[in-house]
The RNA shown here (transfer RNA) has 73 nucleotides and comes from a Candidatus Zambryskiibacteriota bacterium.
RNA sequence: GCGCGGUUAGCUCAGUUGGUAGAGCAACCCGUUUACACCGGGAAGGUCGGGGGUUCAAGUCCCUCACCGCGCA
Numbered sequence: 001g002c003g004c005g006g007u008u009a010g011c012u013c014a015g016u017u018g019g020u021a022g023a024g025c026a027a028c029c030c031g032u033u034u035a036c037a038c039c040g041g042g043a044a045g046g047u048c049g050g051g052g053g054u055u056c057a058a059g060u061c062c063c064u065c066a067c068c069g070c071g072c073a
């Protein structure tokens, strides 16, 4: 330099045909316990890597940039 894959909650990851962004774990609160853990319940947490475009509507489609991984040279 070229090709492919990836970037979504603190962490690990889903997200179908473009139509209100989700799960598990962690942390927080409540119950339970002498207390902690386990367990049960609840609430919170998002610029969907940055920018631009298409569209009534974009995590999803297009362009570009950045970063990570793999392969080729």
Stems, first nucleotide, its partner, number of pairs: 001072007010025004019056001028042004049065005